[in-house]
RNA sequence: GAGCGCGUCCCGGGGUCGGUGCAAGUCCGAACCGGCGGUGACAGUCCGCGACCCGACCGCAGCCGGCGGCCGGUUGACCCGGUGCAAUUCCGGGACCGACGGUGAAAGUCCGGAAGGGAGGCGGCGCGC
Numbered sequence: 001g002a003g004c005g006c007g008u009c010c011c012g013g014g015g016u017c018g019g020u021g022c023a024a025g026u027c028c029g030a031a032c033c034g035g036c037g038g039u040g041a042c043a044g045u046c047c048g049c050g051a052c053c054c055g056a057c058c059g060c061a062g063c064c065g066g067c068g069g070c071c072g073g074u075u076g077a078c079c080c081g082g083u084g085c086a087a088u089u090c091c092g093g094g095a096c097c098g099a100c101g102g103u104g105a106a107a108g109u110c111c112g113g114a115a116g117g118g119a120g121g122c123g124g125c126g127c128g129c
Stems, first nucleotide, its partner, number of pairs: 001129001003127004009121002016030004031109002033098002035049004044096002053073003057069004078094005100112003
């Protein structure tokens, strides 16, 4: 120092002003935000992962509605110019995207499942080459 195992800790941001209206951080005008790993150089938009959602199987409880495990599926959005050996990652400009349920009226920003789940990160211990 590679690999494997164990357990600890950590791990998502954002509604301000105005308009309409009986009523809207949900509509309209402007505003604000950007998980994790990778990538020759820094990424919401590249390549992957995770969350949400759907399904099969297994287990538990139970009696038709759940909880958990595991596997599979699904899963949004970028261009132009510049610099440079190299950038859809930097700089300039203009765009675009954002689960489900709730709500007096439609939600990336409010409330809820969630003191949940989970990608992953620092360090620790053990095995071991």

This is a predicted structure of a 129-nucleotide RNA (FMN riboswitch aptamer (RFN element)) from Symbioplanes lichenis. It was read from a public genome assembly, where an Rfam model found it. Its mean pLDDT, the model's own confidence on a scale to 100, is 80.